[in-house]
RNA sequence: UAAUGUUAGACUCCGAAUUCCAUUAAGAAGCGGGGGAACCGAUUUUAGGGGUGAAUCCUGGUAUUCAGGUAGGGAAACUUGGAGGCCCGAACCCGACAGCUAACCUCGUAGGAGUGGUCCAAGCGUAGUG
Numbered sequence: 001u002a003a004u005g006u007u008a009g010a011c012u013c014c015g016a017a018u019u020c021c022a023u024u025a026a027g028a029a030g031c032g033g034g035g036g037a038a039c040c041g042a043u044u045u046u047a048g049g050g051g052u053g054a055a056u057c058c059u060g061g062u063a064u065u066c067a068g069g070u071a072g073g074g075a076a077a078c079u080u081g082g083a084g085g086c087c088c089g090a091a092c093c094c095g096a097c098a099g100c101u102a103a104c105c106u107c108g109u110a111g112g113a114g115u116g117g118u119c120c121a122a123g124c125g126u127a128g129u130g
Base pairs, nucleotide, nucleotide: 011114012113013112014111018029019028020027030109031108032107033106034105035104040099046096048097049094050093051092052091057069058068059067060066072088073087074086078123079122080121081120082119083118
């Protein structure tokens, strides 16, 4: 000096999943989800139906665990747009049942990870100097 690995912290990323207070489960605020009138809408309901989520669909196959593509989604120094590439495109739940929906009722507040710290443009903001 370079590479790899481990540990800790900072700074961050996906996500609603943060803060305060507690220590005994929890509570409060914030954020997020579901149910639920009138009006409106819809009448296609075993070929069941529905919910969270970006995660839906298609083709092929040696056919549970596979491959390719795709709707859609994500990525820093604060926002937006563009360029060229990169990544994800899952999983789970309700249990015959749910359109929207004021009042009202109710639930969650996890888990995982480390790059687009590239370039260009516009803007906002902060600090310093004159």
Molecule: c-di-AMP riboswitch aptamer (ydaO/yuaA leader)
Organism: Bacillota bacterium